[in-house]
Context: one part of a larger RNA
RNA sequence: CACCGCCCGUCACACCAUGGGAGUUGGUUCCACCUGACGACGCUGCGCUAACCCUUCGGGGAGGCAGGCGGCCACGGUGAGAUCAGCGACUGGGGUGAAGUCGUAACAAGGUAGCCGUAGGGGAACCUGCGGCUGGAUCACCUCCUU
Numbered sequence: 001c002a003c004c005g006c007c008c009g010u011c012a013c014a015c016c017a018u019g020g021g022a023g024u025u026g027g028u029u030c031c032a033c034c035u036g037a038c039g040a041c042g043c044u045g046c047g048c049u050a051a052c053c054c055u056u057c058g059g060g061g062a063g064g065c066a067g068g069c070g071g072c073c074a075c076g077g078u079g080a081g082a083u084c085a086g087c088g089a090c091u092g093g094g095g096u097g098a099a100g101u102c103g104u105a106a107c108a109a110g111g112u113a114g115c116c117g118u119a120g121g122g123g124a125a126c127c128u129g130c131g132g133c134u135g136g137a138u139c140a141c142c143u144c145c146u147u
Base pairs, nucleotide, nucleotide: 003110005107008103009102011100013097014096015095016094018092019091020090023087024086025085026084027083028082029081031079032078033077034076039072041070042069043068044067047065048064049063052061053060054059113134114133115132116131117130118129119128120127121126
């Protein structure tokens, strides 16, 4: 580049992140219950037993071993929860993208002044009703200020 201007929303296309979403997959963690290996520990120990003690030499005691029981406990299992991450038909808007579509809402009195709130309506910007504001132009009048 100055109205042959500026500019709004729907729709279409591409990409990006994101909300909802029947669910689904995995990690971490917590609780309850079930199971309960190995092991040490506790109790028991009628079977076994060289060291120590006693012995009338027969054996007895202490200690130990096997065995039995018990609570503890790793892994595992069941159920419920918390949290994190991934996937998810479908769905909601958002962002970005020289030359797509439909209109023309706003900016001048933008061609119905605009805007705010609210309700209804509409492909879309929007339209209509009610209330409010001037951050409205024009005309007339009033007050004030400056020259």